[in-house]
């Protein structure tokens, strides 16, 4: 030391991606008042116009204008003189130009940091000390004369000074050589002798005391200031070393001046620095060479830290100055505003030949995303000359310009509810911007006006005084002091004051989570957004706008880069069974680690000292700006580095011992351990012979094969070649890989055990060696069986397969490669310590015993349970994945990919080291609940099966799809849509379609007017509807009016069966009446979650009983309630008649009666109550009794959590959205009724169990007033008349009908069927054409029991028979309900389909209609190979060799020295050589663009094949090899 979001259905863990913090020399968008204080080319070290940054000295030196001014002259052109003025230019000479400034290309390096060394150096200018400053001498510039050149810029002849320049004297603590000695040690210090050698330069001021000349002068004194020699200090600066400094090993060898020594050069100075010669040596896995990138530091930014990244500005250091080479001056350079050369580039030019170098300050042009005025001043600070005065200083100190950062301040404050107005939201009430604003009362920062107004100034110098020092001095000079006097670029700037007046000053970005903050239009997977998850497909808090809100504020977001958060490379702080990761194994080298004891050192170690750790920064305390930021001055840090004193446990070294690690010897043991040689039987297949005859083999089931040329079987006998059956075991043995008949022989390495011996000899183990199943590859054998390829049958839509027949490398032997495996315990090797149990193998030993067995300890293996503990869980658990050690190996999202390329290795196939681009926001592990499985187990259902009847064919009905229409209205669409919504479309219904109309409307509310409502009756038209007509004057009233109906008129609003069932309410369906679905408490588990609800029994049931870390509940089961079935009680009309009576052709008909049957209220009963048997002393469960009924008797309502985004906006109700003279209302026709077809669902039948005819009999439930309708008549008949009774236990509907009985009919398209069609009718209704039921007569179609394939039903059921009602004016085969006859079957649960419970496996979870491979086609995107081309960098031989120093040379030339001369030294140009930059010529290495083609790889809603892989995945998967 703060974490979040994001993998899932959820969990945990692993992991990666994203966030949120701080910062930037930024940049870009929006917008912007003021101060102050920083900072401003990160890119082209690219090119630069213009101007300015380095010069000073007259107190080193010679020479010296002009203009102007005055004064004279004058021939009026002009000259002379003064001043200007010893000035300005210029030149000699000094000094400085090596400082300051800039910039980071180069450099991976002693460059830079830190600490040391120099006894291996040097040091202009300052400072101290000594000591000295003598005498001489040639020349040159400038100047002037002549000449060359456009020009720049020379050459020639004269003439001149000096602090330029050259001899000479002298000199010492200098150098050189020599060294007697002493102290050190690399060439160091002090040092006696001797001997050689090495300097100078004057300038100014003043003065006469000394000198000299003679009356002021300097060669004299004297002061300054130079200048020469030595010593010494400072300052600076070279070199030289210890350590520390980036990546890549896919860069492993590198090196000939290389590495070392002599001798020598050469620097200031060690040194291969450089030459000769000799030696063969140095670097290098602690990482040499190479390549790649880079300026180091202090520091800066971050961070808890420890670390990670940076190197702007400030400061140090280094390196560069247009590229490259060179040297020259000089104290210092190989020189940023200097010199030569060579090269590209610009510029001038008379074409001959010159000039240039902003990586200084401005500035300018590219370039770029991006950085400034060609300002101002030397006033301060500092630096150069100078004696000063002063000059010069784009260093500096100010100012412009930029919000580019950091700090401050301000845009106002206090009051103010009618909570105005306007917005923006609303549930229409209000809410909300909002005290906000307007009103009032104040303030007066900043800006603006005006005035006033500082510090930053000290020096210097002057000029006065004063006091000292030198000196002969009162001169001269130098030095302190006081006083006055000058010096400001910023600038009239800070700061003060006055005036005026809220007057001039706010905005960016954000509101879906992470993350502070929300609603409304608008858009409709678009147009956009995204930082990551993800948002938009018609109700978007996620997009665009509005109001509103949150954040920060003159800023605010975006973008970019670091750190961080990320313990996400883990030292601090990580890992490695299964998530990424243990090398297939040993052996050993370096290498790290290492056993008791006891000395010695003092490496590491700890503790002190002092020293370094520049300054500024950081931190602390104080100071100065109105405050901060910024600055000052003090202090503390600054974990390092080296010195040094000390201590001595520990590690290190070293010496001595020990023995328990480790090993040696002696005795047993066990073993498929290995390598060879030999031998045995069983099988298989082959050959011969014999026996025998038609098959045989093979499969899910054939065929392809063999077979009458004699197989298969079966017997004998032979041949070969592999491989060892039982024994055999989670037994043995090996390091792994592995090893299996038997004997021989060599042979390895293991346990035991008693003593004896060495005496840490141990572990690990990078490279390295080696060893290493199986395929594979060479070479030569072999070859029974099996068996890749292959080849044939099958399978299959298709089989390059899975299954069959064959078969060839191969499998086996010998050598030789080849080095991979899921080479697995997915577990590296060794030690040590850490509860047990229980099993085996191979040794010891013990008690006991004759002995063996048995028992107990014990060693060394090999197994299973299991504790503590440890894990993410799973699981390990003395054979650890516990605790600890010590070494190695190896991992860091997933895919690209274990690939490309480059090495290395192999014959080959390869192996083996091994990336990046470019993609995703996952990818994984374990465990959980679910669904799924051509996975198990139990179980259940008319689910199969075992029955009966159907349906699929036929014709009709009636519903959908298609069609087709003007319209065929909508909606339902596997189960669970299709005789559904419709419990019924002629018209209406009606939504649809043509046509004809209406617009406050067909229908509500409200307001205004006028009328009572309301009706007759004509015309017009298809009707709507309009026109015109009769009658009618109404109810209440407090008399004012009011209700209530109509009409007119304007709006406000009516209306929608218009969408959206994916916005919903409510009502259904389904799984399924399946038996589950849940909850609190506690329990387990990190955690979803599990227990409970699992198990053992039972049940129709999660129903009960036992069990049990669970005990308890709830919602479902059940009952409870409706109906049936039995009784019993009350009641007794309309219903009932037993018994009495009474009447009729008959009939509860009547008078009674209440017993029966009904009716309909109320109660009994049924509970596994009773008995046996099973069961676990239970639940139950079988059997039995009794009873009407037995084991939820029987049937209904009755539907758990929940699931299907199931259905329904057209029942109905709503939210959004839409139409408003039309999508909404009226009407009249017309469609919903169509019709090549297809499906479903019924009905009628194919018949003789049947049809017809004719007789007889028995039912329950309904329903009637717009109603049911009796008799009776009339009609073949549907039907009409008729109208008694009935608001119904009364009267109607209303005969049931199958069935009984007798007849006929005789297997036919029939006396079956009855569809179609004709004619005739009946009824309903305004109205049957489209389009309606019915009836007669005729007419008589398909159809002779129905393929695949499929539904129903287990008992009063199916089947089979007829009744009734809802709907309805009419119009059911439909749909609801009602009784009559009334059966067969069920052995069982192995298969089909739903369900339930448990267990199991998953890559599923939108849950197998899941998920998901690969090729191929399309666009697209980054890479690899590529004939080759094009560039950059590097090398190596080899030519050229410009300037330069350096050697050599001495034709030529030459002032100082020598020399009487001649001449000489010497020196300069030449010239020759070594080196050497550019260059060029050939080969190489290396990086990098471009490349026709070409190779995989990525991405990409909906393309193409086929289905590999997840469930046994449908042939179990999976690994390495080969085809």
């Nucleotide at each position: 030391u703060a974490g979040a979001g994001u993998u899932u259905g959820a969990u945990c863990a692993u992991g990666g991606c994203u966030c949120a913090g701080a910062a930037c020399a930024a940049a870009c968008g929006c917008u912007g008042g003021c101060g102050g204080c920083g900072u401003g080319c990160c890119u082209a070290a690219c090119a630069c116009a213009u101007g300015c940054a380095a010069g000073u000295c007259g107190u080193a030196c010679g020479a010296g204008a002009a203009a102007g001014g005055g004064u004279c002259c004058u021939u009026c052109g002009g000259g002379a003189c003064c001043u200007g003025a010893g000035u300005a230019a210029a030149g000699u000479g000094g000094c400085g130009c090596a400082c300051g400034g800039g910039u980071g290309a180069g450099u991976a390096a002693c460059g830079c940091g830190u600490g040391g060394a120099u006894a291996a150096u040097c040091u202009g200018c300052c400072c101290u000390u000594c000591a000295g400053u003598u005498g001489g001498g040639a020349a040159u510039a400038a100047c002037u004369c002549a000449u060359c050149g456009a020009a720049a810029g020379g050459u020639g002849g004269g003439c001149u000074a000096a602090u330029a320049c050259c001899g000479a004297a002298u000199a010492a603590u200098g150098c050189u050589g020599u060294g007697a000695g002493a102290c050190c040690u690399u060439g160091g210090u002090c040092a006696a002798u001797c001997a050689g050698u090495c300097a100078a330069a004057g300038a100014g001021a003043g003065c006469c005391u000394c000198u000299g000349c003679u009356u002021g002068c300097a060669u004299g004194c004297c002061c300054u200031u130079g200048c020469u020699g030595a010593a010494g200090g400072a300052u600076g600066a070279g070199u030289c070393c210890g350590c520390g400094u980036a990546c890549c090993a896919u860069u492993a060898g590198c090196u000939a001046g290389u590495u070392g020594g002599u001798a020598g050069g050469g620097u200031a100075a060690u040194g291969g620095c450089c030459u000769a010669c000799c030696a063969a040596g140095g670097c290098g896995a602690c990482g040499a060479u190479g390549g790649u990138u880079a300026g180091c530091u202090g520091g800066u930014c971050u961070g808890a830290g420890a670390g990670g990244a940076u190197g702007a500005u400030c400061a140090g250091c280094c390196a560069c100055a247009c590229u490259g080479g060179a040297a020259c001056u000089g104290a210092g350079a190989c020189a940023c505003g200097g010199u030569c050369c060579a090269g590209a580039c610009u510029c001038c030019u008379a074409c001959g030949g010159g000039a240039g170098g902003c990586a200084g300050c401005a500035g300018u042009g590219a370039g770029g995303a991006a950085u400034c005025u060609u300002g101002c001043g030397c006033a301060a600070u500092g630096g150069g000359g100078g004696a000063a005065a002063c000059c010069c200083u784009g260093a500096c100190g100010c100012a412009g310009c930029a919000a580019c950062g950091c700090c401050g301040c301000g845009u106002g404050a206090g009051u103010g509810a009618g909570g105005a107005a306007g917005g923006u939201c609303u549930u229409c009430g209000g809410a909300u911007c909002g005290u906000a604003a307007a009103g009032c009362u104040c303030u007066g920062u900043c800006a603006g006006a005006u005035g006033g107004a500082a510090a930053g100034a000290a020096c210097c110098g002057c000029a006065u005084g004063g006091g000292g020092g030198u000196g002969a001095a009162u001169a001269g000079u130098c030095c302190c002091c006081a006083u006055g006097u000058c010096u400001g670029a910023c600038g009239g700037u800070a700061c003060c004051a006055u005036c005026a007046g809220a007057g001039g000053a706010a905005g960016c970005a954000c509101c879906g989570g992470c993350u502070a903050a929300c609603u409304c239009c608008g858009u409709g997977c678009c147009a956009g957004c995204a930082g990551c998850c993800g948002c938009g497909g018609u109700a978007a808090u996620a997009c665009g706008g509005g109001g509103g809100g949150u954040g920060c504020a003159a800023g605010c977001g975006u973008u970019g880069u670091u750190c961080g958060g990320a313990a996400u490379u883990a030292u601090u702080g990580g890992g490695c069974g299964u998530a990424a990761a243990g090398a297939g194994c040993g052996u050993g080298u370096a290498g790290g680690c290492g056993g008791c004891c006891g000395g010695a050192u003092g490496u590491g170690u700890c503790a002190g000292a002092a020293g370094u750790g520049a300054a500024a920064g950081c931190c602390c305390u104080g100071g100065g700006c109105u405050u901060a930021a910024c600055u000052c001055a003090g202090g503390a840090a600054g974990u390092g580095c080296a010195u040094u004193u000390g201590a001595a446990a520990c590690u290190g070294u070293c010496c001595g011992g020990c023995u328990c690690g480790a090993g040696u010897a002696g005795g047993g043991g066990a073993g498929a351990g290995g390598g060879a040689a030999g031998u045995g039987g069983a099988a298989u297949u082959c050959c011969u012979g014999g026996u025998g005859u038609a098959g045989a083999g093979g499969u899910g089931a054939a065929a392809u094969u063999c077979g009458u040329a004699g197989a298969u079987a079966u017997c004998a006998g032979g041949a070969g070649g592999a491989a060892c059956a039982c024994c055999g075991g989670u037994g043995g043995c090996g390091a792994a890989g592995g090893c299996g008949a038997c004997u021989u022989c060599c042979u390895g390495g293991c346990c035991c055990u008693a003593u004896a011996c060495u005496g840490a000899c141990g572990c690990u183990g990078a490279g390295a060696c080696g060893c290493g199943a199986g395929a594979g590859c060479g070479u030569g054998g072999g070859u029974a069986g099996c068996a890749a390829a292959c080849a044939g049958g099958a399978u299959u839509a298709g089989a390059u397969a899975c299954c069959c027949u064959g078969g060839u490398a191969g499998u086996c032997c010998a050598c030789g490669c080849c080095g991979u495996a899921a080479a697995c315990g997915a577990u590296g090797u060794u030690c040590a310590c850490u509860a047990g149990g229980u099993g085996u193998u191979g040794g010891g030993g013990g008690u006991a015993u004759u002995g063996a067995c048995c028992c107990c300890c014990u060693c060394a293996g090999u197994g299973c349970c299991g504790g503590a503990g440890c894990u993410a869980a799973c699981g390990c658990a003395u054979u650890a994945a516990g605790u600890g050690a010590a070494c190695c190996g190896c991992c860091u999202g997933g895919g690209g990919a274990g690939u490309a390329c480059g090495g290395c290795c192999g014959c080959a196939a390869g192996g083996u080291u091994a990336a990046a681009a470019c993609u995703c926001a996952a990818a994984u592990g374990a465990a959980u609940u679910g669904a799924c499985g051509g996975g198990g187990g139990c179980c259940c259902g008319c689910a199969c099966a075992a029955g009966c009847g159907g349906u699929g064919g036929a014709g009709c009905a009636u519903g959908u799809g298609g069609u087709u229409u003007a319209a065929u209205u909508c909606g339902a669409u596997g189960c669970a849509a299709c005789g559904c919504g419709a419990a019924g479309a002629a018209c209406c219904u009606u939504a649809c379609c043509a046509g004809g109309u209406c617009u406050u409307g067909a229908c509500a509310u409200c307001c205004a007017g006028a009328g009572a409502a309301c009706u007759u009756g004509g015309c017009a038209g298809a009707g709507a509807u309009g026109c015109c007509u009769u009658g009618g004057u109404g109810c209440c009233u407090u008399c004012g009016g009011g209700a209530g109906c109509u009409c007119u008129g304007a709006g406000a609003c009516a209306g929608g069966u218009g969408c959206u069932g994916c916005a919903u309410g409510g009502c259904u369906g389904u799984c399924g009446u399946c038996a589950g679905c849940u909850c609190g408490u506690g329990u387990c588990g990190u955690g979803a979650g599990a227990u409970g609800u699992u198990g053992g029994g039972u049940u129709a049931a999660g129903u009960c009983c036992c069990g049990u870390a669970a005990c308890g509940a709830g919602c479902g089961c059940a009952a409870c309630c409706c109906u049936u079935g039995u009784c019993c009680u009350u009641a007794g009309u309309u219903g009932c008649c037993a018994g009495c009576g009474a009447g009729u052709a008959a009939u509860g008909u009547c008078g009674g009666g209440a017993a029966c049957u009904c009716u309909a209220a109320g109660g009994a009963g049924a509970c596994u109550g009773c008995c046996g048997g099973u069961g676990a002393c239970a639940a139950a469960c079988c059997g039995g009794a009794g009873g009407a009924a037995g084991g939820u008797g029987g049937g209904g309502a009755c539907g758990a959590c929940g699931u299907c985004a199931a259905g329904u906006c057209a029942u109905c109700a709503u939210g959004g959205c839409c139409c408003u003279u039309a999508c909404g209302a009226c009407c009249u026709g017309g469609g919903c009724u169509a019709c090549a077809c297809a499906c479903g669902u019924g009905c009628u039948a194919c018949a003789a169990u049947g049809g017809a005819a004719c007789g007889u009999a028995c039912a329950g439930a309904g329903g009637g007033c717009u109603g049911c309708a009796a008799a009776g008549g009339c009609g073949u008949g549907a039907g009409c008349u008729g109208g008694a009774g009935c608001c119904a236990a009364u009267c109607c509907c209303a005969c049931a009908a199958a069935a009984c009985g007798u007849u006929u009919c005789g297997u036919a398209g029939u006396c079956c069927g009855g569809a179609u069609c004709g004619g005739a009718g009946u009824c309903u209704g305004c109205a049957a054409c489209u389009c309606g039921a019915c009836u007669c007569c005729g007419u008589g179609a398909a159809g002779u029991c129905g393929g695949a394939a499929u539904c129903g039903c287990u008992a009063g059921u199916a089947a089979u028979c007829g009744u009734g009602g809802a709907u309805c004016a009419g119009a059911a085969u439909g749909c609801c309900a009602c009784g009559g006859u009334g059966a067969a079957u069920a052995c069982g649960u192995u298969c089909c389909c739903g369900g339930g419970c448990c267990u199991u496996g998953u890559a599923c979870a939108c849950a197998c209609c899941g998920c998901c491979c690969g090729u191929c086609a399309c666009a697209c995107c980054a890479u690899g190979g590529g004939a080759g081309u094009u560039g950059g960098u590097u090398u190596u031989a080899c030519c050229c060799g410009a300037a330069g120093c350096c050697g050599g040379u001495g034709c030529g030339c030459u002032a100082a020295c020598c020399g009487c001369a001649a001449g000489g030294a010497g020196g300069c140009a030449g010239c020759c050589g070594a080196c050497c930059a550019c260059g060029g010529u050939a080969g190489g290495g290396u990086c990098a663009g471009c490349g026709a083609c070409u190779g995989g790889g990525g991405u990409g809603a909906a393309g193409u094949c086929g289905u590999a892989a997840c469930a046994a995945g449908g042939u179990a998967a999976c690994c390495g090899u080969a085809a």
Small-subunit ribosomal RNA from an uncultured Syntrophaceae bacterium, 1523 nucleotides, folded computationally. Its Rfam family is "Bacterial small subunit ribosomal RNA".